[in-house]
Context: one part of a larger RNA
RNA sequence: CAAUGAAAUAGAAAUGCUCCCGAAACGACCCAUCUUGAAACACAGAUCAAGGAGUAUAACAUGUGUGCGAGUCGGUGGGUUUGAAAACCUGCGAGGCGUAAGGAAGCUAACGGGUGAGAUCCCAUCUCUUGGGGGGGUGCAUCAUCAACCGACCUUGAGCUUAUGUGAAGGGUUCGAGUGUGAGCACACCUGUUGGGACCCGAAAGAUGGUGAACUAUGCUUGAGUAGGGCGAAGCCAGAGGAAACUCUAGUGGAGGCUCGUACUGAUACUGACGUGCAAAUCGUUCUUCUGACUUGGGUAUAGGGUGAAAGACUAAUCGAACCAUCUAGUAGCUGGUUUCCUUCGAAGUUUCCCUCAGGAUAGCUGGAGCUCACGUGCGAGUUUUAUCAGGUAAAGAAAAUGAUUAGAGGCCUUGGGGGCGUAACGCCCUCGACCUAUUCUCAAACUUUAAAUAGGUAAGAGGAUGUGGCUGCUCCAUUGAACUGCACCGUGGAAUCGAGAGCUCCAAGUGGGCCAUUUUCGGUAAGCAGAACUGGCGAUCCAGGAUGAACCGAAAGUUGAGUUAUGGUGUCGGAUUGCAUGCUAACCUAGAUCCCACAAGGGUGUUGUUUGAUUAAGAUGGCAGGAUGGUGGUCAUGGAAGUCGAAAUCUGCUAAGGAGUGUGUAACAAAUCACCUGCCAAAUCAACUAGCCUCGAAAAUGGAUGGCGUUGAAGCGUACAACCUAUACUUGACCGUUGGAGAAAUUGCCUAGCUCCGAUGAGUAGGAGGAUGCGGGGGUCAUUGAGAAACCUUGGGCAUGAGCUUGGGAGGAUCGACCCCCGGUGCAUAUCUUGGU
Numbered sequence: 001c002a003a004u005g006a007a008a009u010a011g012a013a014a015u016g017c018u019c020c021c022g023a024a025a026c027g028a029c030c031c032a033u034c035u036u037g038a039a040a041c042a043c044a045g046a047u048c049a050a051g052g053a054g055u056a057u058a059a060c061a062u063g064u065g066u067g068c069g070a071g072u073c074g075g076u077g078g079g080u081u082u083g084a085a086a087a088c089c090u091g092c093g094a095g096g097c098g099u100a101a102g103g104a105a106g107c108u109a110a111c112g113g114g115u116g117a118g119a120u121c122c123c124a125u126c127u128c129u130u131g132g133g134g135g136g137g138u139g140c141a142u143c144a145u146c147a148a149c150c151g152a153c154c155u156u157g158a159g160c161u162u163a164u165g166u167g168a169a170g171g172g173u174u175c176g177a178g179u180g181u182g183a184g185c186a187c188a189c190c191u192g193u194u195g196g197g198a199c200c201c202g203a204a205a206g207a208u209g210g211u212g213a214a215c216u217a218u219g220c221u222u223g224a225g226u227a228g229g230g231c232g233a234a235g236c237c238a239g240a241g242g243a244a245a246c247u248c249u250a251g252u253g254g255a256g257g258c259u260c261g262u263a264c265u266g267a268u269a270c271u272g273a274c275g276u277g278c279a280a281a282u283c284g285u286u287c288u289u290c291u292g293a294c295u296u297g298g299g300u301a302u303a304g305g306g307u308g309a310a311a312g313a314c315u316a317a318u319c320g321a322a323c324c325a326u327c328u329a330g331u332a333g334c335u336g337g338u339u340u341c342c343u344u345c346g347a348a349g350u351u352u353c354c355c356u357c358a359g360g361a362u363a364g365c366u367g368g369a370g371c372u373c374a375c376g377u378g379c380g381a382g383u384u385u386u387a388u389c390a391g392g393u394a395a396a397g398a399a400a401a402u403g404a405u406u407a408g409a410g411g412c413c414u415u416g417g418g419g420g421c422g423u424a425a426c427g428c429c430c431u432c433g434a435c436c437u438a439u440u441c442u443c444a445a446a447c448u449u450u451a452a453a454u455a456g457g458u459a460a461g462a463g464g465a466u467g468u469g470g471c472u473g474c475u476c477c478a479u480u481g482a483a484c485u486g487c488a489c490c491g492u493g494g495a496a497u498c499g500a501g502a503g504c505u506c507c508a509a510g511u512g513g514g515c516c517a518u519u520u521u522c523g524g525u526a527a528g529c530a531g532a533a534c535u536g537g538c539g540a541u542c543c544a545g546g547a548u549g550a551a552c553c554g555a556a557a558g559u560u561g562a563g564u565u566a567u568g569g570u571g572u573c574g575g576a577u578u579g580c581a582u583g584c585u586a587a588c589c590u591a592g593a594u595c596c597c598a599c600a601a602g603g604g605u606g607u608u609g610u611u612u613g614a615u616u617a618a619g620a621u622g623g624c625a626g627g628a629u630g631g632u633g634g635u636c637a638u639g640g641a642a643g644u645c646g647a648a649a650u651c652u653g654c655u656a657a658g659g660a661g662u663g664u665g666u667a668a669c670a671a672a673u674c675a676c677c678u679g680c681c682a683a684a685u686c687a688a689c690u691a692g693c694c695u696c697g698a699a700a701a702u703g704g705a706u707g708g709c710g711u712u713g714a715a716g717c718g719u720a721c722a723a724c725c726u727a728u729a730c731u732u733g734a735c736c737g738u739u740g741g742a743g744a745a746a747u748u749g750c751c752u753a754g755c756u757c758c759g760a761u762g763a764g765u766a767g768g769a770g771g772a773u774g775c776g777g778g779g780g781u782c783a784u785u786g787a788g789a790a791a792c793c794u795u796g797g798g799c800a801u802g803a804g805c806u807u808g809g810g811a812g813g814a815u816c817g818a819c820c821c822c823c824g825g826u827g828c829a830u831a832u833c834u835u836g837g838u
Stems, first nucleotide, its partner, number of pairs: 030045001033042001046838006054338001057195005063189006071097003077090004101108002113146005121137003125133002148179002150176003153172003159166002199337002202334001206327006217302009226292001228260003231256001235252002238249004266287001269285002272283002304319001305315002340772006350363001352361003364511002366508008379499003383496002385460005395450001396448002402444003407439001409437003414434008464490001466488005472482001474481001514538004519533003523529001543554001545552001558735007568725003571709003577722001579721001581719004592711001602696003606693004611688005622681006629653003635647002659674001664671001736762008773827001775824008792810003796807004
């Protein structure tokens, strides 16, 4: 020097991961809380930092673990050791609990049992070999049942005896927290209960002892203060009059809870100013009073009881009972709050009782911990079948009972009213009722002969059936019956279907305000009203649909990919047919358009169908035209009434037909009209119901809602038939968790709380259980740090389901981490939380 390799620095490109900023589309209401229900026109919440709430102890209960075990345990004393405490060793005798119970007590005081079910083990056997099948024996724990024993209670009472007692052997449907070859003691932990401040904060009250009358209330005492006018009481003087009593006039005088009005004291109005003020009651003008029960200073008296010209006023900004301290962390069935994560199971608002109705206890619902068995025609069941039982609802019934009730018909015994004949008659006749008889109409939660459907109980076998023998104090006239029992014998193991095993024990939380829907149902005029029943939901629950929405419809959910559907949809907003076929609908205050769900009864000569009854070629209906008459102006009534104010009656002649008259009309007639008949035309017509769409019924306060736009052979309302769209549903693949089962492990132990394989499953408030994470301190073992610890910042990277962990960079300047244990004043967003900052 070149090449190659390594390292460092700088730059570029690609890929991956992560985060930030901007924009668009879609989804998306604010959390906590009480609540049946909250986004709420319910309440708390400006924001940040730090602090902030189930604790410790005693006793008890269940469970689990450890040590010893008919015992166990510490305390005390002594010794060893130590700086001290602790720790270790150890003797003796007490003590606690346990080893014996029963009884109020005196006191008395516990056989080695049988049967059935039963794990295990043993014997031989069959021939399928997994712990296979049947047979015999042994029979743990435990359960059921019978008997025995102890004590209490009831009863019986031999023997002995001092004549009062002692009491053997017995019996009993009685009672016991008993016995029957023990299971406890100590310590630790979880959960729960109770006591105390007892999870935290919070009263109104109560008690004890003090301090206050400088404010203010009242009394007493001693002081002080209070312009200028007006009115003019008593008393007095003078004059006049009078016989006198006395009166009158003009003065003087200066009384008064008198008057006008300053100061003072007060405080009526402006409802003025001010209203984070000058001021926790002030300022302005106005107003009240002003010689008095006036105003005021000092002193003194009265104390939670006073004091009060009385307002529950005042008593130091406090008064329907002051203030301060203590009891006191007073109590609260009431309000509010109650702090990290994941997994798994998962409620209740009902029963009974309570001075119980805002709460508790009790059972229920739920969780956890276990125990005993089990792979077999055994066990079980929100099911069915068969058999059987109980019932009086629905329905039905009224020519069945009870009660209600309509209508005629027939009838005589009885009976009531009226009438006729009759002197009268319980004589005859007529008539209206009651009554009787056979019918008829309509009914009942507290009527019923009859009588469902659902729902409910029991049973469907070896612990059984049959035969035979025994026992008994029960029962019977009775070896009759009944209960129990020995032996023999009987196996298609005595319906179906399904099953993810069945049964038992202990402990404990939350709940004990509920609400909605279909159906049934009581009250109510009714209600988004109140009260019940069955079932299902919401509460505690997301998702697709109903535009919107606790409860409706579909469907319940780990994380992801693919396919298919449900409900509901497919003009456009909007993913998907302006699909196909057919019918209906025209809707100007305002057509219609999808369960719950957001107007009805009732109308319509709008239109379209159905049904029934009529008319019609012997000519209908309708249109035009002709006739529409005589007795008769019917009778009565009336001022009048000739078809037509009114009443009763409503015939007859001639006719093709014409009512003693359908409405106009007249004072009464008249006139014209209709019913009815005929001619012309010529083929369908009329009436009554019924139900589809449409329409009227249909009026409210911001402008407005088939969801909007819009839509008319629909994009409306019906009926069919296809295709398509999409949910966390269904099918299927992968992964994660949970749970159940199986396997291997070779001499033993460890590895194994692991590994491998298979199946099922995954919602969740209150609440339970399991596991994990962070913080502070202590012990042990490793270990960091001036070559830079911790805390802090970070738009860097990685791991974990998550709480969190780890690493890079920055800044910092002295300590600090991991693992295994132990201890706890251990995790904050909310409490009108506390303190500080903004």
This is a predicted structure of an 838-nucleotide part of an RNA (large-subunit ribosomal RNA, domain II) from Pinus taeda. The prediction has a mean pLDDT of 80. It matches the Rfam family "Eukaryotic large subunit ribosomal RNA". For this family Rfam cites "Crystal structure of the ribosome at 5.5 A resolution" (Yusupov et al., Science, 2001). Taxonomically the source falls in Pinus subgen. Pinus (Eukaryota, Embryophyta, Spermatophyta, Pinaceae).